[in-house]
Context: one part of a larger RNA
C1' cells in the first nucleotide's frame, strides 16, 4: 500500500411512510371600496427582548344586545409575576365608539410616515412662549353679490351650497392607440392578430337592444374568401336558454314673452236676448296639452259609446266644452317619475339536540383477537397510546335569532287613465343628415361585378304621389320605416365567503412560499429572488456520580425503544475507518 468478505461504525440524507400547505374543479352565495379619508403602509400598543396576530394615545382593546357556560389574561412558547371570573369572566355573533402619522392626500411645504402656519374655539401663564379641539387644496354644477378692456354686457372675482369628482381593484366589459418572434419550409401581398402590450372609462356585470336583442347545440370547416398559397372563415334556417317592452321630436291647441304689423271689424262655444271691444294678426322662444306608427300613422273635420260631484266657459236659460276632485280599472320603486311606512315567510350572519358496548387474555398501549350484545333517517369524515357504526367530535334527522342584511309576499303609499268607427281637401312624420364622388376601414369577402355597415375630406335631396333595402346597376314584385333616447334576464368573470369533489402533488413533488417568505439575501434602480418539514403515546427532554477548561462521553434513572436524547421516524450510496483472510 492493494484486493477480498464479513461483521461493525462513522459520514451523509436517498428511500419508504405522514401532512399542518399546495393544484383543479363543483355548486351556492357575494361583487365594488374611497374627501363621512380608502386601497396599502409607518409607528405605537401586553408587566417582561424579538417576530407574527390583533387593535389604535380608550391602541391583544371599550360600549350595547344576544349566544354560550368555566375557566381565563392571541401564537411561536414556556417561566415568573400580577390579575379577571356563576353579580356569568375569556370565547362566538350582530350593531356602535374610539381610530396617532403617511398615502387620491386636499392650509403650506416635503427626500412617504416629517416641517412649517393662518382663523376660531378651549385648557395653563399676570402676560408671551406652549398644548389640545375644529377648520382652510383643486375643479365642476346650482343659487345669489360684485364686476374690466367698453355704453348695454360678458371674461374675471367673491360668498353660500352639495353623502358631486379626485384615488384603488383579481379576471372579466368598452373606447382609442397598436407590435414582432412565428408561418407561408425563402419573402414583400398575407398570417401571427387587432393578439400582446400602452392609455382612458365604467360596472357588478359591461356593452348592445324593439322588425328586439343575446348565448348555447346544429347548420359547418359548409357557402365563400385566399401571392385561389399559407391560411382564414360565415349566415339564413332548426333545437333549446331567458323573455318586456317603453318614452320623445313635429304637426295641431293653450299660455307667457321678444319683435313686427294693424283696424270700427274682426273677435269673445252655439241658439234667443243683450253686452263688451287696441282684445287681433304674423313670427321667434319657454312651458303645458297632444302624438308615437308600416295591415302606414297623427294632426284636423265628423258619429256613436261612456258612475258621481264640485267649479269655469261676458251675463241670463238649455246644451255642449274645459279643470279638478271622489269611485272604477291599469300599473309601480326594473326603463317607463320617485320615497318610504306596516305585516307575514324565507334564508344568512352566533348555535342547539342528537340513537347504540361490555367482558377476557395479549400487548407499553386494544380500535386488533376471542366471547356475548346493541343502534342505524346515523356505517360521510376527523381524533383517542395498533384496523372503533356503538369512547369523543361529529354524521343523518330535527330545532334557534335581541340586532343588521338580502330575496318573496299583502296592507297603507305613489303614478296613470276615454273607447270605438268613417273622411280624404290641408299639415307633420328627426338635414349639412340620407346620397353621391375620392381616400380609408370593418364585413366570410385580400377592390373584385362588390352590395350592407362605418370613418374623414367634398358636394348636397325629398315628407307617404316620400324614402331605404333584396350583393354592381335597371325594370317588376316584396320587405322595411334611418338620420332622437331608455330597458331586466338568458351571457363572461372569481380577488372574496361558505359547502363539498378529485385514476391531482406528497418536501428536488404541490404556488417561488407547509417553516421569520415575497422573508433573508442580490441590484442605483426597474427588478430578480433562495435554502430549510417528521423525537416520543406522553417531555416522561437524562435528578446524582464520574473523566474533561469546556465540548462531548462513561455510569445511574425515563422510556415499549435512546442505535427515538432537541445534531432527535426510517437511514440506501459515493467518501472515510475497524476487523479478519490473502499478496507484496
Nucleotide at each position: 500500500g492493494g484486493c477480498a468478505c464479513a461483521u461493525u461504525g462513522g459520514u451523509g440524507g436517498a428511500u419508504g411512510c405522514c401532512u399542518u400547505g399546495g393544484c383543479a374543479c363543483u355548486a351556492g352565495g357575494a361583487g365594488c371600496c374611497g374627501a363621512a379619508g380608502a386601497a396599502g403602509g409607518a409607528c405605537g400598543u401586553u408587566g417582561u427582548a424579538g417576530c407574527c396576530u390583533g387593535c389604535g394615545a380608550u391602541a391583544a382593546u371599550c360600549c350595547u344586545c344576544g349566544g354560550g357556560g368555566a375557566g381565563c389574561u392571541g401564537g411561536c412558547a414556556g417561566a415568573c409575576g400580577a390579575g379577571c371570573u356563576g353579580u356569568g369572566a375569556u370565547c362566538c355573533g350582530a350593531g356602535g365608539g374610539u381610530c396617532u402619522c403617511c398615502g387620491a392626500a386636499u392650509g403650506g411645504g416635503g427626500g412617504a410616515a416629517c416641517c412649517c402656519a393662518g382663523c376660531c374655539g378651549a385648557a395653563g401663564u399676570c402676560a408671551u412662549g406652549u398644548u389640545c379641539g375644529g377648520u382652510u387644496a383643486c375643479c365642476c354644477g346650482c343659487g345669489c353679490c360684485u364686476g374690466a378692456a367698453u355704453g348695454u354686457a360678458u371674461a374675471g372675482g367673491g360668498c353660500g351650497u352639495g353623502u358631486g369628482g379626485g384615488g384603488g381593484g383579481a379576471a372579466c366589459g368598452c373606447c382609442g392607440g397598436g407590435a414582432a418572434g412565428u408561418g407561408a419550409a425563402a419573402c414583400a401581398u398575407c398570417u401571427c392578430a387587432g393578439u400582446a402590450c400602452c392609455g382612458g372609462c365604467a360596472g357588478g356585470a359591461a356593452g348592445a337592444g324593439a322588425u328586439a336583442u343575446u348565448c348555447c347545440g346544429u347548420g359547418a370547416g359548409u357557402a365563400g374568401u385566399g401571392g385561389c398559397g399559407a391560411g382564414c372563415g360565415a349566415a339564413a334556417g332548426c333545437g333549446g336558454a331567458u323573455c318586456a317592452g317603453g318614452c320623445c321630436a313635429a304637426a295641431c291647441c293653450g299660455u307667457a314673452u321678444g319683435c313686427g304689423u294693424g283696424u270700427c271689424a274682426a273677435g269673445c262655444u252655439g241658439u234667443c236676448a243683450g253686452g263688451c271691444g287696441u282684445u287681433g294678426c304674423g313670427u321667434g322662444u319657454g312651458c303645458g296639452g297632444g302624438g308615437u306608427u308600416g295591415u302606414g300613422g297623427g294632426a284636423c273635420c265628423u258619429u256613436c259609446c261612456g258612475g258621481g260631484a264640485a267649479g269655469a266657459u261676458c251675463u241670463g236659460a238649455c246644451a255642449g266644452u274645459c279643470u279638478u276632485c271622489c269611485g272604477g280599472c291599469c300599473a309601480g320603486u326594473g326603463a317607463g317619475a320617485a320615497a318610504g311606512u306596516c305585516g307575514u315567510g324565507u334564508c344568512a350572519u352566533a348555535g342547539u339536540c342528537g340513537a347504540a358496548c361490555c367482558g377476557g387474555g395479549u400487548u407499553g398501549a386494544a380500535u386488533a383477537c376471542c366471547g356475548g350484545a346493541c343502534c342505524g333517517u346515523a356505517g360521510u369524515g376527523g381524533g383517542u397510546g395498533g384496523g372503533a357504526g356503538u369512547c369523543c367530535c361529529g354524521u343523518a334527522g330535527a330545532c334557534g335569532a335581541a340586532a343588521u342584511g338580502g330575496c318573496g309576499u299583502g296592507g297603507c303609499c305613489u303614478g296613470g287613465u276615454g273607447g270605438a268607427g268613417g273622411g280624404g281637401a290641408u299639415c307633420c312624420c328627426a338635414a349639412g343628415u340620407a346620397g353621391c364622388a375620392c381616400g380609408g376601414g370593418g364585413c366570410c369577402c385580400g377592390u373584385g361585378a362588390a352590395a350592407u355597415c362605418u370613418c374623414g375630406u367634398g358636394u348636397g335631396a325629398a315628407u307617404c304621389u316620400g324614402g331605404c333595402a333584396a350583393g354592381a346597376c335597371c325594370a317588376c314584385u316584396u320587405g322595411c320605416u334611418a338620420a332622437g333616447c331608455c330597458u331586466a334576464a338568458a351571457u363572461a368573470c372569481u380577488a372574496c365567503c361558505u359547502a363539498g369533489u378529485g385514476a391531482c402533488c406528497g418536501a428536488u413533488a404541490g404556488c417561488g412560499g407547509a417553516c421569520a417568505a415575497g422573508u433573508a439575501c442580490c441590484g442605483u434602480g426597474a427588478g430578480g429572488g433562495a435554502a430549510a418539514g417528521g423525537u416520543g403515546a406522553a417531555a416522561a427532554g437524562u435528578a446524582c456520580c464520574c473523566c474533561g477548561g469546556g465540548a462531548g462521553g462513561g455510569g445511574a434513572g425515563u422510556g415499549a425503544a435512546a442505535u427515538a436524547g432537541u445534531a432527535c421516524c426510517u437511514g440506501a450510496a459515493a467518501c472515510c475507518a475497524u476487523g479478519u483472510g490473502c499478496c507484496u